[in-house]
Context: one part of a larger RNA
Molecule: small-subunit ribosomal RNA, 3' major domain
Organism: uncultured bacterium
RNA sequence: UGACGGGUCCCCGCACAAGCAGCGGAGCGUGUGGUUUAAUUUGAUGCUCCGCGAAGAACCUUACCUGGUCUUGACAUCUGCAGAACUUUCCAGAGAUGGAUUGGUGCCUUCGGGAACUGCAAGACAGGUGCUGCAUGGCUGUCGUCAGCUCGUGUCGUGAGAUGUUCGGUUAAGUCCGGCAACGAGCGCAACCCUUGUCCUUAUUUGCCAGCACGUAAUGGUGGGAACUCUAAGGAGACUGCCGGUGAUAAACCGGAGGAAGGUAGGGAGGACGUCAAGUCAUCAUGGCCCUUAUGACCAGGGCUACACACGUACUACAAUGGCGAUUACAGAGGGAGGGGAGACCGCGAGGUGGAGCAAAUCCCUAAAAGUCGCCCCAGUUCAGAUUGCAGGCUGCAACUCGCCUGCAUGAAGUAGGAAUUGCUAGUAAUGGCAGGUCAGCAUACUGCCGUGAAUACGUUCCCGGGCCUUGUACU
Numbered sequence: 001u002g003a004c005g006g007g008u009c010c011c012c013g014c015a016c017a018a019g020c021a022g023c024g025g026a027g028c029g030u031g032u033g034g035u036u037u038a039a040u041u042u043g044a045u046g047c048u049c050c051g052c053g054a055a056g057a058a059c060c061u062u063a064c065c066u067g068g069u070c071u072u073g074a075c076a077u078c079u080g081c082a083g084a085a086c087u088u089u090c091c092a093g094a095g096a097u098g099g100a101u102u103g104g105u106g107c108c109u110u111c112g113g114g115a116a117c118u119g120c121a122a123g124a125c126a127g128g129u130g131c132u133g134c135a136u137g138g139c140u141g142u143c144g145u146c147a148g149c150u151c152g153u154g155u156c157g158u159g160a161g162a163u164g165u166u167c168g169g170u171u172a173a174g175u176c177c178g179g180c181a182a183c184g185a186g187c188g189c190a191a192c193c194c195u196u197g198u199c200c201u202u203a204u205u206u207g208c209c210a211g212c213a214c215g216u217a218a219u220g221g222u223g224g225g226a227a228c229u230c231u232a233a234g235g236a237g238a239c240u241g242c243c244g245g246u247g248a249u250a251a252a253c254c255g256g257a258g259g260a261a262g263g264u265a266g267g268g269a270g271g272a273c274g275u276c277a278a279g280u281c282a283u284c285a286u287g288g289c290c291c292u293u294a295u296g297a298c299c300a301g302g303g304c305u306a307c308a309c310a311c312g313u314a315c316u317a318c319a320a321u322g323g324c325g326a327u328u329a330c331a332g333a334g335g336g337a338g339g340g341g342a343g344a345c346c347g348c349g350a351g352g353u354g355g356a357g358c359a360a361a362u363c364c365c366u367a368a369a370a371g372u373c374g375c376c377c378c379a380g381u382u383c384a385g386a387u388u389g390c391a392g393g394c395u396g397c398a399a400c401u402c403g404c405c406u407g408c409a410u411g412a413a414g415u416a417g418g419a420a421u422u423g424c425u426a427g428u429a430a431u432g433g434c435a436g437g438u439c440a441g442c443a444u445a446c447u448g449c450c451g452u453g454a455a456u457a458c459g460u461u462c463c464c465g466g467g468c469c470u471u472g473u474a475c476u
Base pairs, nucleotide, nucleotide: 002475003473004472005471007470010467011466012465013464015460016459019424020423021422022421026316027315029313030312031311032310033309034307035306042053043052064302065301066300067299068298069297070296073125077124078123079121080120081119082118083117086103089100090099091098092097107114108113127291128290130289131288132287136285137284138280139279140278141276143274148187149186150185151184152183153182154163155162156161167178168177169176193268194267195266196265198236199235200234201233202232203231208225209224212223213222214221239262242256243255244254245253246252318417322376323375324374325373326372327371334365335364336363339358344353345352346351383414388409389408390407391406392405393404394403430452431451432450433449434448435447436446
C1' cells in the first nucleotide's frame, strides 16, 4: 500500500421490514445427478450449472454403439492418362456398394489443344466434434449500470509511497458547489442514439369518413372529401426555465403554478481499471501433442427417449372470484409463395374436398380471452385430469423402439402443502389470451404483443451484497 475483522462512523440496493403471488406436498413436462446399458455422444455443474449450448434427437441432425464396407480418401491444390457433362433400365445386396446396359457426344480453338465436369494411377498431402480453455485469439458470464479506476506536472517522504481522489454540504452518480499543496487531464457517470407518452407541419393509398350525394338485406360498397383517426418523415416541447420557502448569498432540497409530461418523464441499447488460471479448442480461428488401411470416411439398424431413486425449473390442479352450456363486444404485435389459404360442401371432431382473392395498411392466418345470462349446491363432485383400451386424422420413404392431434370409454393422486425458500414497488405483481422464430411434423420452453389490473413500504435495529472514511493486525 492492500486484504481481512462475529471493530467504529456514514450511505445505498425488493437486502430486511410492510404486502401480494408462489416454490417445497400431488400428477405430469423438461433439465441434471445417480444407476443401468453394446451405446445411453458431449460440454455447462456455489452465487455466475441444471426448459443451459439445443430457435425444436423418428431417418437426417449425430459427435455414441453394433454390424457391413473404403484407403490419395466424403472435402482442397498439384501431375499423368482416359472420357464431355449428364442420363435410361435391369440384377445382387439392409444399404453403402458391385455388375450389366440405353441415350447423349455439347462449348472455345491458331486444330496442337483448352475450359467445366467425371473416372483411373502414383505420391505430395487431405481429414480428425481426438487431447490440452492451465499455451492462446475472439466471444461471453459475474461482481455491477456498482461509482469507481488512473495519469501528467508539482509538492511531501531516505524509501515503499502519499497528496490530488481526503474534508463541509449535495446527488442516482468522483453529480455539482465550497474549502484545501495542489493544478490539470483520461477511462467511467450523465448527455448525444432508439422507443412510448402531447402538439404542429407535410403527404392522402391499400388506411380514414365529418359534411354532400348514390346504392344495399347489410357493409366506406360507390361518387367524392382531406376535417378526424391511423400511417411515417420533419419539427416543437421539459431546462429546476418561473414563483415561494430552506440553505453559506453556493450547489441543491421542499412546496406551488402552468403543462400531455416535472425534477434522470417510462422503457431499451450502452458495462471503466480489473476479479474469478470463471466459461468456451464442440461456432470459428489457432500453438503444441496425438491418430493416418484409422482416433479419417460411407452405410443400415440401434442409442441420445433406459429407471429402485435424488434435486432444479415449468405446466395443470385441488374448485363456487369456480365448472359446464348458451350468447356478445373490444386488441396489439407479427407471419405468408414449394406459402398463408376465404366463402361453399362433407365429417361429432381432428380433418378432408375445392381453390376466390393475396409477394400483402388491399387477401389470408384471425376465433382474441377474461365479459353477460342460465344450470350445478360443497360432494373426491357436472372439481381435477393422470393412466389405460378401442376407433380414427395429419406430416413424412418411414411414426415399433420414439411424433402430434381427434372421438368414445376409463377417471389415478390431489381437499392449499413440514423445515426451509423465490419473485415483485405501477400499468409493476397477479391473471387472460394472441403471435413469431426454430420447424416436413412436433412447444407446458423461448422471444415478443396487447386485455383486465392490485396490495404495501412505519422504517434501517437485524440478515445478505455493495460504496466511502477511520481503526486494529503476528497476513501482503